Record summary
A computed fold for an 84-nucleotide RNA from Thiomicrorhabdus sp., annotated as c-di-GMP-I riboswitch aptamer. Taxonomically the source falls in Thiomicrorhabdus (Bacteria, Pseudomonadati, Thiotrichales, Piscirickettsiaceae). It matches the Rfam family "c-di-GMP-I riboswitch aptamer". Rfam links the family to the GO term cyclic-di-GMP binding.

[in-house]
């Protein structure tokens, strides 16, 4: 430098839950907390799921749009150790 990504030698993230604050909402931030994770590191380009609006309609569904989800799949990048 490349390949790789088998997991602890040293580490990393943090569900769900409390509390607080923000959002109309899905949710999102910060701390306690630790189910699980080899990218559980980034990234809305593709699909799902979910919220809001319009329209349609007796109520929901179909349909367009704006968001939300990266710990829902895939894709794009970017990486530690062990090996080669």
């Nucleotide at each position: 430098u490349u390949a790789g990504g088998u997991g602890u030698a040293g580490g990393c993230c943090a569900a769900a839950u409390u509390u607080g604050a923000c959002g109309u909402g899905a949710g999102u931030c910060a701390a306690g907390c630790u189910c699980g994770g080899a990218a559980a590191g980034c990234u809305u380009c593709a699909g799902g799921u979910c919220u809001u609006u319009a329209g349609u309609a007796g109520u929901g569904c179909u349909u367009a749009a704006a968001g939300a989800u990266g710990g829902c799949u895939g894709g794009g990048u970017u990486g530690c150790a062990a090996u080669a």